């Protein structure tokens, strides 16, 4: 390269979780050979609690934000 699958942004939801962010099921398809894993490092996104006066803070979320680890399909010229 081609092919045979995979996954799936945003939107949308008379559904479940959650204090929030999110996230998990249905619908979608914007991409994606790591767009698989894992929150180790850094961004960033919440603040239930605490702190402390309107700010701060992660033990919460994000790995479709960067890096870093581990894994890993197909295989023409």
């Nucleotide at each position: 390269a081609a092919a045979c699958g995979g996954c799936a942004a945003a939107c949308c939801u008379a559904c479940g979780c959650g204090a929030a962010a999110g996230c998990g099921g249905g619908g979608g398809a914007c991409g994606c050979a790591a767009u698989g894993u894992c929150a180790c490092g850094g961004g960033u996104c919440u603040a239930c609690g605490g702190a402390g006066g309107u700010u701060c803070u992660a033990u919460g979320a994000u790995c479709g934000c960067c890096g870093g680890a581990c894994u890993g399909c197909c295989g023409a010229a």

Record summary
The prediction has a mean pLDDT of 86. Predicted 3D model of a 77-nucleotide RNA (c-di-GMP-I riboswitch aptamer) from a marine sediment metagenome. It matches the Rfam family "c-di-GMP-I riboswitch aptamer". Rfam's curators write: GEMM was predicted in a large-scale screen for bacterial structured RNA regulatory elements. The RNAcentral record of the sequence draws on MGnify.